[in-house]
C1' cells in the first nucleotide's frame, strides 16, 4: 500500500411514532424523534416479499355493483445476493 478482520477514537447514518406534503395503494419527500447500523453509502441485475388506480384480457354473476385469475405496471437497499464507492487502524 493492498487484502482480511472490527478493539478505540472521529464523525456519519436513523427504526418505530407524530406533523405535513404526494400518491389508488404499497410507500417515498420535508420536520421532529431515536430502535437499532462497520457500510443502516450508491445501486432494482438475481431472489424474496408488498402494492393495484388503469388493462387488449378471461371467469363468477348480470340491471348495475362487485369478486377471482392473469398481464403488466409500481414499491421495499434497515429481507438476503451480485456490482460499485468508501472513514479510521488495535489484536
Nucleotide at each position: 500500500u493492498c487484502c482480511a478482520c472490527g478493539a478505540a477514537a472521529u464523525g456519519g447514518c436513523a427504526a418505530a411514532c407524530c406533523g405535513u406534503c404526494g400518491g389508488u395503494a404499497a410507500c417515498g419527500g420535508c420536520g421532529g424523534g431515536a430502535c437499532g447500523c462497520a457500510g443502516a453509502g450508491c445501486c432494482a441485475c438475481c431472489g424474496g416479499u408488498c402494492c393495484a388506480a388503469c388493462c387488449a384480457a378471461c371467469c363468477c354473476a348480470g340491471a348495475a355493483a362487485g369478486g377471482g385469475u392473469g398481464a403488466u405496471g409500481g414499491a421495499u437497499a434497515g429481507c438476503g445476493g451480485a456490482g460499485c464507492c468508501u472513514u479510521c487502524g488495535a489484536a
Molecule: c-di-GMP-I riboswitch aptamer
Organism: Alphaproteobacteria bacterium